This is a predicted structure of a 343-nucleotide part of an RNA (small-subunit ribosomal RNA, central domain) from an Alphaproteobacteria bacterium. Taxonomically the source falls in Alphaproteobacteria (Bacteria, Pseudomonadati, Pseudomonadota). Its mean pLDDT, the model's own confidence on a scale to 100, is 87. The sequence was found in a public genome assembly.

[in-house]
Context: one part of a larger RNA
RNA sequence: CUGGGCGUAAAGGGUGUGUAGGCGGUUUAGUAAGAUAGCGGUGAAAUACCUGGGCUCAACCUGGGAACUGCCGUUAUAACUAUUGAACUGGAGUGACAGAGAGGAUAUUGGAAUACCCAGUGUAGAGGUGAAAUUCGUAGAUAUUGGGUAGAACACCGGUGGCGAAGGCGAGUAUCUGGCUGUAAACUGACGCUGAGGCACGAAAGCAUGGGGAUCAAACAGGAUUAGAUAACCUGGUAGUCCAUGCUGUAAAAGAUGAAUGCUUGUUGUCGGUUUAGGAUCGGUGACGGAGUUAACUCAUUAAGCAUUCCGCCUGGGGAGUACGGUCGCAAGAUUAAAACUC
Repeated sequence: CUGGGCGUAAAGGGUGUGUAGGCGGUUUAGUAAGAUAGCGGUGAAAUACCUGGGCUCAACCUGGGAACUGCCGUUAUAACUAUUGAACUGGAGUGACAGAGAGGAUAUUGGAAUACCCAGUGUAGAGGUGAAAUUCGUAGAUAUUGGGUAGAACACCGGUGGCGAAGGCGAGUAUCUGGCUGUAAACUGACGCUGAGGCACGAAAGCAUGGGGAUCAAACAGGAUUAGAUAACCUGGUAGUCCAUGCUGUAAAAGAUGAAUGCUUGUUGUCGGUUUAGGAUCGGUGACGGAGUUAACUCAUUAAGCAUUCCGCCUGGGGAGUACGGUCGCAAGAUUAAAACUC
C1' cells in the first nucleotide's frame, strides 16, 4: 500500500453556508460513450509456465505449445450507468390557515440586593476565623430609619422544560428580524444529498482605542497557618469583569458519537400541534428495555442495529502538536507540520 477502523483503546473537522467534484426518485422513447458477447489485427525476441530434446546427471543450451489477462478495428445486444427528448409526484421547495419558543438586533422601563454619600436615633464595639490577627470604630463605627447616587446581574416562575447550526440564549415592554412545527393538499416538477478549497459565525481569557467602574477579583500588599508556606484561610486590592468599535480564532468547542436517506419488537414520562367519548397521529425531548451490536461497559426507531452516498480523520510509546519553512496576527500566539535519536 491493501486491509481494518474512529463513544471510552490512535482517530469525527468547533459550527454552518456553499464552489469544484462524487453520488442521486418513478415511467417511457431514442442514441450507443461505459458495459456484455463474437470476429479480425496487434501484443518482438529472451525470461517465467507446460511438454519434449542435447551436454554421463544437474546447472546450462535448445524445439514446440500455451500465455502475454492489454490496445486497435469491426459486428451484435440495449437490462444497467451515461446522454437526448417527453411525462409523473412519493424526495425537495413555494403558497394558504393555525401554533409554540431565554432564537437574534436595537431602544426604553422596573423592583430586590450591593457599595458609596447626606441626615436622624443610638453607644462601644464591629468584622473575620478552626482559633486569631491584619482591618474599621469615641474625629461616633456595627445596628436601625429616611433621602440620594452609581454600575452590574435579573430571585420566585424554572422543569433530564423551550429555542438556536454550533458557540450560546433567562426581569418587563415596543419595533425590526431569522428559523421551526402541525393541518388540508393548491402550485412547481428531481429543482436533491454531501462537500476538498473558499466565505461566514465562533465561550472564556487576551490585545488596541475610547468610555464606564457597584460587585467580584489574577497580579500585588499585609495578617494567619507552617519546619518553611512565594499556597490553601482572612483583611485589603490593580488589570479585568460592563459598553462601543476593531482584532484574536482557541476550549474536556463533549453526546469525547460528521452530515443525509431508508429499514428494523416494545413500555413509560414530558413539550408543541392536529383531532377526540376514550383512543390515535405528526414533530421534539428524557427514562427503561427487545432483536441485533460491542473487547467489555454499553448502545438500542434521538443506534454504537441493518444498508447506501459524500466529507474529515487514525496507523506503537516518547521526541512533538515540537523544530524549520510557509500563511495569518499589533502582540500573545494560531495554523500547516517533520526528522535524528530512543524504548